Transfer RNA from Aeriscardovia sp., 74 nucleotides, folded computationally.
Rfam family: tRNA. Rfam classes the family as a transfer RNA.
It was read from a public genome assembly.

């Protein structure tokens, strides 16, 4: 140096092919249950989707350029 895959709240991932509200389990705060805890059951905070440009009425989602992870293969 060439490929391929990934990068979305603290964690683990989906949502990209097909652009239209940013979601799901754990955790986290609060309340309920319970003599108390656990579990359980409500509810709430927390994300400008690596970055930075173009397209577009509208971009996590398409296109182009970094960066940083993983693999491969020399």
């Nucleotide at each position: 140096c060439g490929c391929g895959g990934g990068g979305u709240g603290g964690a683990g991932c989906a949502g990209c092919u097909c652009g239209g509200u940013a979601g799901c389990u754990c955790g986290c705060u609060g309340g309920g249950c319970u003599c108390a805890u656990a579990a359980c059951c409500c509810a709430g905070a927390g994300g400008u989707c690596u970055c930075a440009g173009g397209u577009c009425c509208a971009a996590a989602u398409c296109c182009u350029g970094a960066c940083c992870c993983c693999g491969c293969u020399a």